[in-house]
Context: one part of a larger RNA
Parts: sequence; structure tokens; C1' cells
RNA sequence: GGCGCACGGUGGAUGCCUAGGCACUAGGAGCCGAUGAAGGACGUGACGAACGACGACAUGCUUUGGGGAGCUGUAAGUAAGCCUUGAUCCAGAGAUAUCCGAAUGGGGGAACCCAACAGGUAAUGCCUGUUAUCCAUGACUGUUAAGGUUAUGAGAAGGAAGACGCAGUGAACUGAAACAUCUCAGUAGCUGCAGGAAGAGAAAGCAAGAGCGAUUGCCUCAGUAGCGGCGAGCGAAGAGGCAGGAGGGCAAACCAGAGUGUUUACACUCUGGGGUUGUAGGACUGCGAUAAAGCAGCCAAGGGAAUAGAAGAAGACUCUGGGAAGAGUCGCCAGAGAGAGUAAGAGCCUCGUAUUUGAAAUUCACUUGAUGCCAAGCAGGAUCCUGAGUACGGCGGGACACGAGGAAUCCCGUCGGAAUCUGGGAGGCCCAUCUCCCAACCCUAAAUACUCCCUAGUGACCGAUAGUGAACCAGUACCGUGAGGGAAAGGUGAAAAGCACCCCGGAAGGGGAGUGAAAGAGAACCUGAAACCGUGUGCUU
Repeated sequence: GGCGCACGGUGGAUGCCUAGGCACUAGGAGCCGAUGAAGGACGUGACGAACGACGACAUGCUUUGGGGAGCUGUAAGUAAGCCUUGAUCCAGAGAUAUCCGAAUGGGGGAACCCAACAGGUAAUGCCUGUUAUCCAUGACUGUUAAGGUUAUGAGAAGGAAGACGCAGUGAACUGAAACAUCUCAGUAGCUGCAGGAAGAGAAAGCAAGAGCGAUUGCCUCAGUAGCGGCGAGCGAAGAGGCAGGAGGGCAAACCAGAGUGUUUACACUCUGGGGUUGUAGGACUGCGAUAAAGCAGCCAAGGGAAUAGAAGAAGACUCUGGGAAGAGUCGCCAGAGAGAGUAAGAGCCUCGUAUUUGAAAUUCACUUGAUGCCAAGCAGGAUCCUGAGUACGGCGGGACACGAGGAAUCCCGUCGGAAUCUGGGAGGCCCAUCUCCCAACCCUAAAUACUCCCUAGUGACCGAUAGUGAACCAGUACCGUGAGGGAAAGGUGAAAAGCACCCCGGAAGGGGAGUGAAAGAGAACCUGAAACCGUGUGCUU
């Protein structure tokens, strides 16, 4: 030196555990903000820093309820206090709420600097309030204009949940085995605007000789009909089944009132009535009725629910053990044998669970009532009305599954440009017949999408290199000028009982003693694998 054996060190795998995650289910909630948000800065404690809480009234103030013995957060310790005259704690409603931040008196390199006006005050000081912009409405001024001044307004702004929605704008990689039409894809990105949902929506629809009857979503139709360098690929619709179901209001004709204009007869504007459709309807004229029903607004009442809670059954002995919930023996409760904890597997020890029950205050939905809104029918067919730079056409584009195609339908630009119920549109060029419908105005719940968040729960989900990046003071430390990137790091023990005292040592560390079931559990702390490093010894060189 090698190979073994024994005993160690180092190291932190493995096992067990879970304080944290992940995916869902049910219910709720789905917004906050100039009454100053989201997010921060700086402070506040008897005692250093930090986290949480709070805001110069600062580890808190007031009040209304709950609760009932301890309390002064994490967080030990000391000090000083509070509390059955009810503290701490939990819930409802308030007060206070520095500075920055839309930030809004002006400025500014965020958390800073500098004002004006009014009121108060002994004060050069201090306190309180107001003073940005835009919009809407009014007043004053001005020439009735432009402009200016001013008042009123819980008007707007800004944030978010990296979600869901609608709209504007809009790629490329890629695929086509290259590539240009095409595809990826109207996707990603950017922007605007919302809502708890949004959007759509009460047929100028679909269909086909039979009919349906707003919209939305799902299943199916169907990878069909089609589109397509007919390549790659793209890809419906009607019917049928289900979820859910809800329909309304204007404009106009006509009537009334007020106002304006001028040519004094009309026109226009505003308000109220009227009226709202396609087997046409309404105005108008005539006849006739005054009722039932409906509602998504506001108010009241009722019971219900949410935000604290309360009551809540039943076990002992012996044995083993450090410890009983284990084993043995004999019981008990059960509308409760879900679960968690307690020195090892506990229905009967603790917290709970089943069940029952509770609100001063605030809020929610529902029901009922009141109020408010809306509100019937028949006939006539002369006249009037029924959404115009609209429909539609040419040209150029876009959307429709549909790439210009035979290309209907819808939308935009541009140039033209109707009809008026004896009217008009559609049924995939176009024409006729036939059928269906009534555009050019508006609103509309539910079924649908999503989850930052709250409550309760579930898991053939993870268990510390996993599961969130983050179980731990993590978007931290650290890196980067910056945008941005972004970790590692859990476990003594049942209980600190965390080793008084003695010895060696400068200390670290160790040896006794003591605690403990265990210290080979001593904080570098459960278990403690391997690599790696040793000590002793056997064989061998």
C1' cells in the first nucleotide's frame, strides 16, 4: 500500500410527520375611488431591530350586542399596570385617520418645497376652511356674438382579478415537407369601454306546398353540405332533443297648451295626450265599456337569511409501561361511532359532532300591502300616417364555413339614388308564379362565461430536489444602469424538565454530576443510507 473485519467521523439520502400548497364541490360576493382608492413612506409600545395592528385621539378612542376569567399581539424576559362596577377577546355601527399617491392651491428628483383668500387668535407665530382640469346646468358681464367671471353637482378622472365580455387595431414563427394565394389567425400583442356577468334578442327570420314562431347555451346534425395553389387545410345551417323562457317602449298621423318667426296665415320648437302593426295596424268617424290582469321603480309590514354566539348524552377498575387512549373485566350513550387533541389505537377525558336555539345594530333576497306605471272591444274604408341621402345600383374593400365564384345575405368607403300599402324586403345569380316577412328608432330577466375574494367541505392530489417561485419574516436575500431575473432554508422533547454544582482548558470543546423513557434526543438537536475520511486488528506485499 491492497483486501477483509470491528468501531468511529463526515454527510444528509431514506422512513415517518405537516404548519403549506394543488385541484375541485356547494353557497355567497363580484368592485374600490375627490366623503381622497389601490399601493406605499414615515411614525405609534417602558425596553434594540423586524412582522402584524394602529395613525399625532397612533399596540389604540366611542357606542351597541356577545362572552365570562383572566389580560397587556408574534415573543420569551423584567418592569409597570388593567380586570366580576365584567377586562382581554368576538361581532355591528361610528370617531380619529400624518405624508405621498388620480393627487386636485403652485412647484417637484413620490413620501418634499412654496403660497393666496376667508374666519379665529395677544403673536412676525399657530389653528380651521377654501383655492387643479374637464363636463353638465344656471347667473352675471359682454353687442343677442366670441370671450370672461361666478354658483351648483357623492358628475368625470385613478385602481384592480395576469379571469370572464364587447369593440378598435393587428403580427410573425409555423404548416403547405421550398414558397407567393392560403395557413397559423382575426390568434398573440397593443388600445378603448364596461358589467356582475357582458354581448345577443322579440323576424323586412327560418322553412317548403307541411309548418315553426325573440335571443342564449348544450347534445346532435357532421367532419356532413360546401369552401380550397380543389394543395395544406378550413368547415357550416335548417330540422330533432334538452336548459331556460317574457315581452315591452318610441317616431309619425291626430288633439291640446306654451313659445318663436315673419309675409297674419302658416311654419317651426317644446310639453302633455294619442299610438306602435303584416291573416296589415293606427289616426279619423260611428257604436260601446270603465273591469280583470301585469310590472323589472320607490315605501311599509311580515316571516326568512348573513355578519358574534348558546345548550349539547354516556366509564370505571386491574395489568404492562416513563406515560394508557393499549390488554383484561364489568358497564353506559347514541338524532352524537365526522374529526382533532390529550405522555402509544379514546363514542363515554378535552374541543367538538347530531339535534335544538340566538341579534341591540347593519345588510340581503322573498312574500304581502300601499304608491306609481301600463291598461279593453266592434264596425266603416273616403282621407292621412307607418323611421330617406335610407333601401338599392356602379366601383373598391371587408364579414359571412363560402379564397369573385353562378355569389345571394350583412358591413364600410366613394359616386349615383327609389317606392309610400294598388307599397316594400326575402326565399343563394336572374325572371315569373307561389310562400314568408315589414328595414332604415330604442329597451329587455333567465338559461351561458369567469374567480382576486368569503364560508363550509371533498380528494385512488403533493409531502420539503415534491406541492405555489415562496410550509421558514419570499417576490425576500442576491444579480442587473434598467426592463427584468430570482434562490436556498421545515422536524430536541410528552413537557425546557434547555445540564445547578465539580474538574481539564484562555476559549471552543470535553469529563463527571443532574433532568429525561431515551442525551448514542444537548439546541451544528427525530431517523441518520452512500460517496468521502479515519482508528484498531487479521491476511498479504

Annotation: The prediction has a mean pLDDT of 84. A computed fold for a 541-nucleotide part of an RNA from Streptococcus mutans, annotated as large-subunit ribosomal RNA, domain I. It matches the Rfam family "Bacterial large subunit ribosomal RNA".